Predicted 3D model of a 127-nucleotide RNA (FMN riboswitch aptamer (RFN element)) from Ornithinicoccus halotolerans. The source organism's lineage runs through Bacteria, Bacillati, Actinomycetes, Micrococcales and Ornithinicoccus.

[in-house]
RNA sequence: ACGCGCUCCGGGGUCGGUGAAACUCCGAGCCGGCGGUAACAGUCCGCGACCCGGCCGCAGCCAGCGGCCGGCUGACCCGGUGAAAUCCCGGGACCGACGGUGACAGUCCGGAUGGGAGGCAGCGCGC
Numbered sequence: 001a002c003g004c005g006c007u008c009c010g011g012g013g014u015c016g017g018u019g020a021a022a023c024u025c026c027g028a029g030c031c032g033g034c035g036g037u038a039a040c041a042g043u044c045c046g047c048g049a050c051c052c053g054g055c056c057g058c059a060g061c062c063a064g065c066g067g068c069c070g071g072c073u074g075a076c077c078c079g080g081u082g083a084a085a086u087c088c089c090g091g092g093a094c095c096g097a098c099g100g101u102g103a104c105a106g107u108c109c110g111g112a113u114g115g116g117a118g119g120c121a122g123c124g125c126g127c
Stems, first nucleotide, its partner, number of pairs: 002124003007119002014028004030106001031096002033047004042094002051071008076092005098110003
């Protein structure tokens, strides 16, 4: 490096206001998966999740489930330190799937006791 099975693996709605009704609106506050990187990252590079499509398999058809492949995939600047930082320090910003809902959701409920990037250790094989 490759193969195998096991196991683990996402945080956050608080206070006030309006209202018939809001954890969904308004004000303030709250949260940040995984690998990488000259140096610690929600905003850099990439991956995953969500969503869309194609082919194949199971099924008489549909629905559905599974496998493979493809598409889509949010958001940062200034100053400082330094050999090196969109990663640290200071300041000011910004972003956040789908369906549901007495009124619009990153945070509530649901698909999901799911899926999954990946992590730890182990075994096999090879150098």